Molecule: Bacterial RNase P class A
RNA sequence: AGCGCAGGCUAUCUUAUCGCUUCUAAAAUUUAGAAGAGGAAAGUCCGGACACCAAAGAGCAGCAUAACGGGUAAUACCCGUCCUUCAGAAGAAGAGGAAAAGUGCAACAGAAAGUAUGUACAGUCAGGCUGUAGUGAAAUCAUGUAAACUCUAUGUGGUGCAACGCCAAGUAAAUCUACAUAAGAAUGGCUCGUUCAAAGUAGAAGGGUAGGCGGCUAGAGUGUUGAAGUAAUUUUACACCCAGAUAAAUGAUAAGACUAGACAGAAUCCGGCUUACAGGCCUGCUUUUUCA
Numbered sequence: 001a002g003c004g005c006a007g008g009c010u011a012u013c014u015u016a017u018c019g020c021u022u023c024u025a026a027a028a029u030u031u032a033g034a035a036g037a038g039g040a041a042a043g044u045c046c047g048g049a050c051a052c053c054a055a056a057g058a059g060c061a062g063c064a065u066a067a068c069g070g071g072u073a074a075u076a077c078c079c080g081u082c083c084u085u086c087a088g089a090a091g092a093a094g095a096g097g098a099a100a101a102g103u104g105c106a107a108c109a110g111a112a113a114g115u116a117u118g119u120a121c122a123g124u125c126a127g128g129c130u131g132u133a134g135u136g137a138a139a140u141c142a143u144g145u146a147a148a149c150u151c152u153a154u155g156u157g158g159u160g161c162a163a164c165g166c167c168a169a170g171u172a173a174a175u176c177u178a179c180a181u182a183a184g185a186a187u188g189g190c191u192c193g194u195u196c197a198a199a200g201u202a203g204a205a206g207g208g209u210a211g212g213c214g215g216c217u218a219g220a221g222u223g224u225u226g227a228a229g230u231a232a233u234u235u236u237a238c239a240c241c242c243a244g245a246u247a248a249a250u251g252a253u254a255a256g257a258c259u260a261g262a263c264a265g266a267a268u269c270c271g272g273c274u275u276a277c278a279g280g281c282c283u284g285c286u287u288u289u290u291c292a
Base pairs, nucleotide, nucleotide: 001288002287004285005284006283007282008281009280010279012257013256014255015254016253017252018251020036021035022034023033024032025031026030038263042274043273045272046271047270048269049268050160051159052158053157057192058191059190060189062156063155064154065153066152067081068080069079070078071077082096083094084093085092086091097151098150102149103148104145105144106143119133120132121131122130123129124128164214165213166212167211175204176203177202178201179200184196185195186194187193221240222239223238224237226235227234228233
């Protein structure tokens, strides 16, 4: 100096004017201040928080995981070690329990791929038995395969912010049918259990409403320092508050800077995984070449 591997940061910036949304304050309908899309906001693939089923669950089925240990609220996630595969290496990936519990599958070739066992040769008198040779990845009560069904061990409720709760308005606590030995209904599937009784339960037909408020953002939160640990991570101290729209807000103009401006817009929230991504910068490592 080049190729490569692993990790991290960034994701246009500055000034001026006008405009949009939320919050705060006040002399209040305007003024001032503060804040205002991402590292993936994407996928809706996992795990949860929270809400309801629910006054109460239990078992089975189903589903998920699978070397060992650790982390986390939790996971199918992350970290470490081992094993297997790939790579020249740094590194990357993971299909990592069980084949005597059973079933299934193994093209072609070969006599035959399992209720099968032929042919030739050798050992032996014959039969039987044993061995060798042909084919094949695998051949004589056999081998391989479980990201084939399955078995073993462990774990696991369901639905989802369009959850759910409150208020206002309005109609029809109206009509018909069934129902008292808890019949029936509810409880994701099945069984058991539990609960609900006449102003009831279930069903049918029909009518009214589609408005507003909450949920709604102070969090398993962010940053820095110290300590423990190989690491994931945990913990101490200090500091900070960083969107809450509801047909959907962060835009327009002008000037300049620069190395580039890609992928791309929150909608209950958080932690992951996967996918897309123009470039720029930083750190470490492997290897090749050159010079001293």